[in-house]
RNA sequence: UCGCGAUAAAGGCUAACCCAGGGUGACCUGGGGGCGCAAAGCUACGGGGCCUGCCGGUGGCGAUCACCGGAAGGUUGGCCGGGUUGCCGAA
Numbered sequence: 001u002c003g004c005g006a007u008a009a010a011g012g013c014u015a016a017c018c019c020a021g022g023g024u025g026a027c028c029u030g031g032g033g034g035c036g037c038a039a040a041g042c043u044a045c046g047g048g049g050c051c052u053g054c055c056g057g058u059g060g061c062g063a064u065c066a067c068c069g070g071a072a073g074g075u076u077g078g079c080c081g082g083g084u085u086g087c088c089g090a091a
Base pairs, nucleotide, nucleotide: 004089005088012037013036017032018031019030020029021028022027035078041084042083043082045081046080047079048076049075050074051073052072054070055069056068057067058066059065
């Protein structure tokens, strides 16, 4: 330096759930919490999930209803891939 990742050390992050606040919503922020994580740091570039209103279709007596499709705008980095930065050092 490139790999690799331990019942190592130092430190880090924080799922579900609860409380407070924000958002139509997905979800976000702070506090508690603890399932986990070697990139569970950062990044929506590709794929996926989810949300919102709009357009088209089907069902329906009908709806501000349900389902399917479309383009759009969002959300998710703890869904996966890619990009990028980085701590430690047993085998």

Predicted 3D model of a 91-nucleotide RNA (c-di-GMP-I riboswitch aptamer) from Armatimonadetes bacterium 13_1_40CM_64_14. The prediction has a mean pLDDT of 87.